[in-house]
Context: one part of a larger RNA
C1' cells in the first nucleotide's frame, strides 16, 4: 500500500459498489417452469331464448271466477370457457455452491481421413390410402391417505400398417484423382431398403425425406499446472495383440482368448492440501500472494447406486432402488429434499428484506393477443469499500470572561468567542417535473412523494479518534511512588516521571480514527 474484514471509540448527507470467507449444518412458509384452444376429445359456473310443473299479486268479478305479474325446479338449443386429460415445445437454459478432483480437470496451441447437433438459415424433392387402440368422461370395486384395480365408451398433428422414393442407407463389382497409415472425394451400374398431419379468420402456421450452412457439444494429443523421499518400487483389463460386442465417434470401453508387457530418481506410486483460468493485490521491475464481486470452463445437488425418456441428461425443483434424517397414519402404508430467492435455527469474531415490478433488457411457450420469468430491473439494511460534499464566509482586541503555566512582571488557549454584516451546499415546506418508451397507429414506468428546476425558512440540524522518550510530527503542571499502570522495537515507573493517570497546551487525520488478523 492492500481487504468479501471484524472489535473499540464516534457518526451529517449523496453517488457507484460490496455483503454467511465458519456448518456441502437442518429447515416451518411463501415465491423460483411453465405454455399452446389455431393439435385432440369432453366440457363446469355464469347468462339468453323456447317449452313443461309448481306457484299465485295488482286489476276486473253476475263472488262462481278470470288474469296472469313474481318466485322455484326441470329439458332443449345458443354464448361461455373454469378444472381436470391426451397431444405439442420447453422443464439440458437460466440460478445456486465450490463438497470432490493433482485430473487431458483447467490454461494454452493443434487434429478428428473416428462424431453428433432440437430450434434456426439455403436448396431439392414430397405429403396417397388405411386400421386399431388408450386417456379422458361413466358404471362398479378398493384404501385413512397416498394412490390402485375391473368393465363400457370416445378423438388426435398419439400409435401402427400399406404404398411411393433418391444425390439417402446397406450390399456387391468398377473408373478418375488425391493423401497423413487404417484411407479419403467425385462419377456412373445392380439388387434391397427406410417417410409424411394436419390446423385455420384463407394471410399464412406447421409435417416428411435428403443435401449444405450456422451454432452448440464429443473425443484425442503437445506443452504447462501445489507440498513431502522420514513416500522406492507400483501395477492382471494391467501393457499390446486377434476375434466378438458395445458407442454419435476412436480407444481394454467390454468380454474370450495369446504374448508378457506398461510406469517409475527428468520422482511413478502413496500421502496431504486445493475447483482451474481471464484477473486481484503487492512490487521499478524480475518476482510473490490470491482465486470475493464480474466473465470463461469443470464438478456437484442430502449420501451412494442406476438408468428411462429426449436432438441433447445419466437430469437442483424428473423417475426407480439403498442408507441416515425429518413429517402424517385409521399401524396396513405414505410423503420430502433452499449449494434457487427471501426467511427460521446453530455455527461463529462476522455478513441484509418473509419487498416491489415484468416497465426496460433476456428467456420459454405461443401465428399473435399474452401468459410464466425471486433471471433481470429497482427499492429497504450496513461507514463494508471507493469517490464527492457539508459542519458556514468575511470583519472582529478592551488582545474580555474562564482554564492552565508563573520568575507574580507576565505568557497562552487566541481572531478564538462575543458582536457586526452576509450567504443557503446540505436541511426543511409548498409547487413544478424527467430521460429510460419503442418496436406498432395507440396504449404502455416498478423505481417515483425519483432526479433536477422554482420558492419559503433559518447559521439554524450536523465532529471526532489516535498520538506528543527515541524510532516519529508534537511539553508543562500535578497525583502515583519497582505500586498502580505503559510497552510495535529499545524500554519506562523504586518522591522533582516530557515514557503510568489527570488537567492544560500540542501534532496528526478526519465521518471517520485506532487496533487486531493476513498478502506484498
Nucleotide at each position: 500500500g492492500a481487504u468479501g474484514a471484524a472489535c473499540g471509540c464516534u457518526g451529517g448527507c449523496g453517488g457507484c459498489g460490496u455483503g454467511c470467507c465458519u456448518a456441502a449444518c437442518a429447515c416451518a412458509u411463501g415465491c423460483a417452469a411453465g405454455u399452446c384452444g389455431a393439435g385432440c376429445g369432453a366440457g363446469a359456473a355464469a347468462u339468453a331464448a323456447a317449452g313443461g310443473a309448481a306457484u299465485g299479486a295488482a286489476g276486473c268479478u253476475u263472488c262462481g271466477g278470470u288474469a296472469g305479474a313474481u318466485u322455484u325446479u326441470c329439458u332443449u338449443u345458443a354464448u361461455g370457457g373454469a378444472a381436470a386429460g391426451c397431444g405439442g415445445c420447453g422443464g439440458a437454459c437460466g440460478g445456486g455452491u465450490g463438497a470432490g478432483u493433482a485430473a487431458c480437470g483447467c490454461g494454452u496451441a493443434g487434429g478428428c481421413a473416428a462424431c453428433c447437433u432440437g430450434c434456426c438459415c439455403u436448396g431439392u424433392a414430397c405429403a396417397g390410402g388405411g386400421g386399431g387402440a388408450u386417456a379422458g368422461c361413466c358404471a362398479c370395486c378398493c384404501g385413512a391417505a397416498a394412490a390402485g384395480g375391473u368393465g363400457a365408451u370416445u378423438a388426435a398433428u398419439a400409435c401402427c400398417c400399406c404404398a411411393u422414393a433418391a444425390c439417402g442407407c446397406a450390399a456387391g463389382a468398377g473408373a478418375u484423382a488425391c493423401a497423413c497409415a487404417u484411407g479419403u472425394a467425385u462419377c456412373a451400374c445392380u439388387u434391397g431398403u427406410c417417410a409424411a398431419a394436419g390446423a385455420u379468420u384463407u394471410a399464412u402456421c406447421g409435417g416428411u425425406a435428403u443435401a449444405g450452412g450456422a451454432u452448440g457439444g464429443g473425443c484425442c494429443u503437445g506443452c504447462g499446472u501445489c507440498u513431502g523421499a522420514u513416500u522406492a518400487g507400483c501395477u492382471a483389463g494391467u501393457u499390446g495383440g486377434u476375434a466378438g460386442g458395445g458407442u454419435a465417434a476412436c480407444g481394454g470401453c467390454u468380454u474370450a482368448c495369446c504374448a508378457a508387457g506398461g510406469c517409475a530418481a527428468c520422482g511413478a506410486u502413496c500421502a496431504g492440501u486445493a475447483g482451474c483460468c481471464g484477473a486481484c493485490c503487492u512490487g521499478a521491475g524480475a518476482g510473490g500472494g490470491u482465486g470475493a464481486u464480474c466473465g470463461g470452463c469443470c464438478a456437484c445437488a442430502u449420501u451412494g447406486g442406476a438408468a428411462c425418456u429426449g436432438a441433447g441428461a445419466c437430469a437442483c425443483g424428473g423417475u426407480c432402488c439403498a442408507a441416515a434424517c425429518u413429517c402424517c397414519u385409521a399401524c396396513g402404508g405414505g410423503a420430502g429434499g433452499c449449494a434457487g430467492c427471501a426467511g427460521u435455527g446453530g455455527g461463529g469474531a462476522a455478513u441484509a428484506u418473509u419487498g416491489c415490478a415484468c416497465a426496460a433488457u433476456g428467456g420459454g411457450c405461443g401465428c399473435a393477443a399474452g401468459c410464466c420469468u425471486g433471471a433481470u430491473g429497482c427499492a429497504g439494511c450496513a461507514a463494508c469499500g471507493c469517490c464527492g460534499c457539508g459542519u458556514g464566509a468575511a470583519g472582529g482586541a478592551u488582545g474580555a470572561a474562564g482554564g492552565c503555566c508563573u520568575u507574580c512582571g507576565g505568557g497562552u488557549u487566541g481572531u478564538a468567542a462575543a458582536c457586526u454584516u452576509c450567504u443557503g451546499u446540505c436541511c426543511u415546506a409548498g409547487g413544478g417535473g424527467a430521460a429510460g418508451a419503442a418496436a406498432c397507429a395507440a396504449a404502455u414506468g416498478a423505481c417515483a412523494u425519483u432526479a433536477c428546476c422554482c420558492u419559503u425558512g433559518g447559521a439554524g440540524g450536523a465532529a471526532g479518534c489516535c498520538c506528543c522518550g527515541g524510532c516519529u510530527a508534537a511539553c508543562u503542571a500535578u497525583g502515583u511512588g519497582c505500586c498502580a499502570g505503559c510497552a510495535g522495537c529499545c524500554g519506562c515507573g523504586g518522591u522533582a516521571a516530557u515514557a503510568c493517570g489527570u488537567a492544560g497546551g500540542g501534532g496528526g487525520c478526519g465521518a471517520g480514527c485506532g487496533u487486531u488478523a493476513u498478502c506484498c